[in-house]
Molecule: small-subunit ribosomal RNA
Organism: uncultured bacterium
RNA sequence: GAUGAACGCUGGCGGCGUGCCUAAUACAUGCAAGUCGGACGGAUGUAGCAAUACAUUAGUGGCGAACGGGUGAGUAACACGUAGGUGACCUGCCCUAAAGAGGGGAAUACCACUUCGAAAGGAGUGACAAAACCGCAUAAACUUAUAGAAAUCAGAAAGCUAUAAGGAAAAGAGCGAUCUACUUUAGGAGGGGCCUGCGGCCCAUCAGCUAGUUGGUAGAGGUAACGGCCUACCAAGGCGAAGACGGGUAGGGGACCUGAGAGGGUGAUCCCCCACAAUGGAACUGAAACACGGUCCAUACACCUGCGGGUGGCAGCAGUGAGGAAUAUUGGUCAAUAGACGGAAGUCUGAACCAGCCAAGUCGCGUGAAGGAAGGCGGCCCUAAGGGUUGUAAACUUCUUUUGUAAGGGAAUAAAGUGCGUUACGUGUAGUGCAUUGCAAGUACCUUACGAAUAAGGAUCGGCUAACUCCGUGCCAGCAGCCGCGGUAAUACGGAGGAUCCGAGCGUUAUCCGGAUUUAUUGGGUUUAAAGGGUGCGCAGGCGGGGGAUUAGGUCGGCGGUGAAAUAUCAGGGCUCAACCUUGAGAGUGCCGUCGAAACCGGUUUUCUUGAGUGCGGAUGAAGUAGGCGGAAUUUGUGGUGUAGCGGUGAAAUGCGUAGAUAUCACAAAGAACACCGAUUGCGGAGGCAGCUUACUAAACCGCAACUGACGCUCAUGCACGAAGGCGUGGGGAUCAAACAGGAUUAGAUACCCUGGUAGUCCACGCAGUAAACGAUGAUUACUAGCUGUUUGCGAUACAAUGUAAGCGGCUGAGCGAAAGCGUUAAGUAAUCCACCUGGGGAGUACGUUCGCAAGAAUGAAACUCAAAGGAAUUGACGGGGGCCCGCACAAGCGGAGGAACAUGUGGUUUAAUUCGAUGAUACGCGAGGAACCUUACCCGGGCUUGAAAUGCAUCUGACCGGGCCGGAAACGGUCUUUCCCAGCGAUGGGCAGAUGUGUAGGUGCUGCAUGGUUGUCGUCAGCUCGUGCCGUGAGGUGUCGGCUUAAGUGCCAUAACGAGCGCAACCCUCAUCGUCAGUUACCAUCGGGUAAAGCCGGGGACUCUGACGAGACUGCCAUCGUAAGAUGCGAGGAAGGUGGGGAUGACGUCAAAUCAGCACGGCCCUUAUGUCCGGGGCGACACACGUGUUACAAUGGGCGGUACAGCGGGGAGCUACCUGGCGACAGGGAGCCGAUCCCGAAAGCUGCUCACAGUUCGGAUCGGAGUCUGCAACUCGACUCCGUGAAGUCGGAUUCGCUAGUAAUCGCGCAUCAGCCACGGCGCGGUGAAUACGUUCCCGGGCCUUGUACACACCGCCCGUCAAGCCAUGGGAGUCGGGGGUACCUGAAGUUCGUAACCCUUCGGGGAGCGACCUAGGGUAAGACCGGUGACUGGGGCU
Repeated sequence: GAUGAACGCUGGCGGCGUGCCUAAUACAUGCAAGUCGGACGGAUGUAGCAAUACAUUAGUGGCGAACGGGUGAGUAACACGUAGGUGACCUGCCCUAAAGAGGGGAAUACCACUUCGAAAGGAGUGACAAAACCGCAUAAACUUAUAGAAAUCAGAAAGCUAUAAGGAAAAGAGCGAUCUACUUUAGGAGGGGCCUGCGGCCCAUCAGCUAGUUGGUAGAGGUAACGGCCUACCAAGGCGAAGACGGGUAGGGGACCUGAGAGGGUGAUCCCCCACAAUGGAACUGAAACACGGUCCAUACACCUGCGGGUGGCAGCAGUGAGGAAUAUUGGUCAAUAGACGGAAGUCUGAACCAGCCAAGUCGCGUGAAGGAAGGCGGCCCUAAGGGUUGUAAACUUCUUUUGUAAGGGAAUAAAGUGCGUUACGUGUAGUGCAUUGCAAGUACCUUACGAAUAAGGAUCGGCUAACUCCGUGCCAGCAGCCGCGGUAAUACGGAGGAUCCGAGCGUUAUCCGGAUUUAUUGGGUUUAAAGGGUGCGCAGGCGGGGGAUUAGGUCGGCGGUGAAAUAUCAGGGCUCAACCUUGAGAGUGCCGUCGAAACCGGUUUUCUUGAGUGCGGAUGAAGUAGGCGGAAUUUGUGGUGUAGCGGUGAAAUGCGUAGAUAUCACAAAGAACACCGAUUGCGGAGGCAGCUUACUAAACCGCAACUGACGCUCAUGCACGAAGGCGUGGGGAUCAAACAGGAUUAGAUACCCUGGUAGUCCACGCAGUAAACGAUGAUUACUAGCUGUUUGCGAUACAAUGUAAGCGGCUGAGCGAAAGCGUUAAGUAAUCCACCUGGGGAGUACGUUCGCAAGAAUGAAACUCAAAGGAAUUGACGGGGGCCCGCACAAGCGGAGGAACAUGUGGUUUAAUUCGAUGAUACGCGAGGAACCUUACCCGGGCUUGAAAUGCAUCUGACCGGGCCGGAAACGGUCUUUCCCAGCGAUGGGCAGAUGUGUAGGUGCUGCAUGGUUGUCGUCAGCUCGUGCCGUGAGGUGUCGGCUUAAGUGCCAUAACGAGCGCAACCCUCAUCGUCAGUUACCAUCGGGUAAAGCCGGGGACUCUGACGAGACUGCCAUCGUAAGAUGCGAGGAAGGUGGGGAUGACGUCAAAUCAGCACGGCCCUUAUGUCCGGGGCGACACACGUGUUACAAUGGGCGGUACAGCGGGGAGCUACCUGGCGACAGGGAGCCGAUCCCGAAAGCUGCUCACAGUUCGGAUCGGAGUCUGCAACUCGACUCCGUGAAGUCGGAUUCGCUAGUAAUCGCGCAUCAGCCACGGCGCGGUGAAUACGUUCCCGGGCCUUGUACACACCGCCCGUCAAGCCAUGGGAGUCGGGGGUACCUGAAGUUCGUAACCCUUCGGGGAGCGACCUAGGGUAAGACCGGUGACUGGGGCU
């Protein structure tokens, strides 16, 4: 885009056309084929007295009923289409022409009577007519037979002549002329029969078919006619790979749909042809039928019946049932067109014309038009005091009236026909007058009136694809053509608003074409995506070198015929337009005939040598077959020497060995394979071929140019060859070695490893026929840049260089290719031929067939299922891949953890609650830098509801606060008391406070997977990118790679890259050195004063220190190495040396990492509660498990004395000197200090004494008692002190952590939080102060390069098979059920034909009935084949 459509929602009108696609299923009822009285005899009726006239018509007769109408079952066929043939034929009615119609006869229906039957329907007797029937006469051009002549023709039965024989007829009407009808013949027109070429479906898993089959002879058969159409005989043919036979499907065409076309699909309506009429068979009549509304028979079905017997055929028009998703009225008229009959009038016609139903299609029209902005109300949305949108839309004003309603008028279609007159002439034509003929229809159309009045929906809105927001829902409900949406912010589901597209329709479904160059003729491919046969030979076939001649099949041209009409195209015309109808033209690419052309293809013929082959001469090779020979090795045997192991492995064991192995020597035997040479070598068609040698065989190659003269190329089917393994028979058997056995390994190990070991491996003969049979690349020919190596010839030579031919290799250009790559050995450019491919799986499976001894091979599907499968390349990630490098990563060390007790956090459990979060590394002394109340978010209970706090408005009150009392656990409630300020006389206004109401509040409620911000980790790892250029179709690459170097993508060199950015480094802070400046509260060398002592005082600015500014370090210098960058040096100098130590600083990004409970914030949720206040409890529970710590286990120690030295910091509700009391925590007093001024005790250390290796003078848990302090308050649940008690623990399993120097270890001090403190934590500070690093194999993590990949959620990936479960389709299957077709036999209706013939009739010609035979529909029996359904069980497959 299309449809004979259907379904859903919706629906105003008209024109035109369409309308059972299914059950060729069954049919009630009515109608669809009759007509003629001018063929005939009757009968009936009317009129008439009657004769008769008129009307009607049952019967005889004529014509028609073979047309028209329906359907598509069958048919793969001369059925159809097209073009021819018919010298092999027919043709009623019609036209033309010729001739004719004389004279007789016998019956019969109707009718009358009788009779059978329920009916349908008959039977008998009697009479009678015709254009019914039958003789006779006549007749040619007719038919048949015979004979003859000449011509045409492929041929003759055609045509001509002659003779013989045979065969016709009907009348009717009219006063008449005449008209109609009849017989024979010839011709025509139109219609048919038959024959032929060509054309149009699928299956080869249908490959052979055929007995009247193929041909001939004879016709004696049959036909209108040829013919095996039929019969007899003879022969053995005929068809077939260009697809016979068989199976499946199907009416064919004009045309219709689609497409640029070529094609593909379809075969409704209309037209042509065919076939059919319930199913099957058969003939009759006739011009024509083997007959839709005829006959006979059989079968099935239905109906009637008095049970004896009958009747029927809608695939005609309507209509009914059934089937189905689905398809209409039991309508009108013969007015027109057309048909039958008739002389005509006319009759009949479900043909036809009309009307009815259906949006089922198409065309046209309408549902109003113009104006109208406060852009209203309402709805919806938003960034919400306001905007946007619906929207000029509406309202409103003006206008119009198609349509509608009402009224009035009112057709064409009848040009014509008919009847009765009349005119003309040429007597059947034309004209004319009158009368008459319309279903549709009072319709179309026209006019008038009325009044916007009567008239809009459907689908869609994620992309494809035009159109976006809100709400609801929450992987639910649902959507979906494909991709895919939906798991709490859905433009994708449902609703709404809005929008988009169409519009009386709009969507969905089904089907076809297109897009699809996705079957490729136009117009594809085959190295790796699907696809080159394993290889050769070669018949058919296809294709084929140069010159000449000829032919005319192909080809080309002119002309002629045909290619129906309709349709379609173009140009016109008619309905108001259009659709529709109509006129004309062109087209119809085809077929046939005819006349030409002769280039090309083909045929015939002649010739040529370059293709091909032969010959001669060379030379090559692991080419093949058969035979002979050889040595090394292996194993075995025998003998010798010799002794304890051998062998084997990662390590072992099995095994062999004291009965003497292995080892070694000698001899012997056997079988198999041929080291070195040996190579990117050579040969062969492929498979393949390797010691030497002989014989035979084959081949490519080179040279010469003697011979043949296109002999060529390719090749379906076919034939042959064809690795390994396998099979058969017979040998052989050394080695190796499936199966098998044992030993190991392992979770297991039906494996890898080891020890053995049989088929086999070898030979001969046969079979098999497959391989990643690979260059994953068919064969042949020609052409198209080069460089380089090598083999064998020829040529040329000098051992250099160079030419040519045929091979074998490497690299590269153009070109090709998706790329990788190929590239004269093409995957380039062309030509010919063959083979093969058409999404993945199912499946190279099943069935069938062929081959095979078998194994199996060849050929080779479908159902079903998926939306991919696949190729090449890219970037990452990964690897029990490789290379390089780094890190307390390992190693080397030191000290810990894991065992104990306690502290603390977590899990778990418990609980009314044990609030919440953090969960590998990167949670677990984490948020928390401090939970008794508070905190607090949790639980229980008691209260409040504009609320604990903030704020706007309105109203009221005048205070509020405070204090007392009562209830209460408190909050809170009640009550008493006190009772505002300013201005104004006052009313009142303002302020303030409270109460009430209202808009708001409040939420540690949810979502860290909606977010901001912040943070952890990889990782302080060295990386991550950009611009321009270049390369690539592209993803992308290059730069950023390579070499060296560095802590570093830090640099240097190189370089299709050149530069740049974020990172690194540096800049910043701090510590270490020095200088300058400054000098109090710090300092004190010099001077002075002074004390028991002390910078205590005057003073000083030197020193220390404080704190501001500078200096200093840069591989700068030297040596060696290096191109350089740089490296090395127990080199120098320097306080410091190679980033000096430490800190701050964290690239692009990763983990949907963490946090909504720090804060902020979107959305959702709660609102007398999920808010808020209060009391109490809980966060502190305790069988247990884990993490982080503290203290220990002791003598490098504990205890008790004496004694020395810091730094960072803190201090007013504070630090507190000092004094007194207390054993002590502390208490009572009490200076100083808002602090370089005062205060806040350093400890390890040193020194002395003691303890002597023990559960202790170690260790301090736990418990008891007594206290101190903080605080409203220490019960749950604080810290500290004293006395007493004195647990585990004697150095810690597997495993694991930190640390490389002022570090680890060890020692104490300070601070934040804080009333106090569960701090042994955290953050800082100083004191003392080590050991070790060979090195990078390994573990972990990381960086760069490279490689493989079927991974990309990226190896915690992907993914295979069995098993378990459900579902689906399918193969086999004992069987069983059914179908179509064939074969054989039996039976066999009707009927044609033939034969017979005793019965009947006869005009004696014959006819009828009967009987028999042949054939046959149908029925039956039998066997076998084919196809399908089903089937216990069974096989594999697919999906989940």